Model confidence (mean pLDDT): 82 of 100. Predicted 3D model of a 73-nucleotide RNA (transfer RNA) from an Actinomycetota bacterium. Rfam family: tRNA. The family's RNA type in Rfam is transfer RNA. Rfam describes the family as follows. Transfer RNA (tRNA) molecules are approximately 80 nucleotides in length. The source organism's lineage runs through Bacteria, Bacillati and Actinomycetota. RNAcentral records the identical sequence in 2 taxa.

Order: sequence, then structure tokens, then C1' cells
RNA sequence: GCCCGAAUAGCUCAGCUGGUAGAGCAACGCAUUCGUAAUGCGUAGGUCAGGGGUUCGACUCCCCUUUCGGGCU
Repeated sequence: GCCCGAAUAGCUCAGCUGGUAGAGCAACGCAUUCGUAAUGCGUAGGUCAGGGGUUCGACUCCCCUUUCGGGCU
């Protein structure tokens, strides 16, 4: 230098054919217990890496950039 992949909640990851963004763990509250842990129920938490474009509508499609991983030379 060229090619491929990834970037979504504090962490690990889903997210279909474009139509209101989800799970597990963690945090907090309640129940249960003599109390704690465990368990059950619930709550909160998101600029979907950044910018632009297409569209009535974009995490999703197109272009550029950044970071990370892999391959080739």
C1' cells in the first nucleotide's frame, strides 16, 4: 500500500426484507430469610464509532473518515 471483518446499555453480545432498540451478567428497589447469600418480581440505564447522502421513515442501504482485529505484498 491492497483486501476482509468488527464498532449497539457499565461488560459480553443479538437485532430479520428499512417501520417505536433487546437479552444475559452487573447496578438499584421490593418480596422471601432471625440476618446474609441464593432465588423471584420490578426499575433505571442507549448520540446504535463520527460526518454526509437516499427515503415518508435508516442500527439496517450508499459514500467518506476514525479506531480495533485478521490476511496479502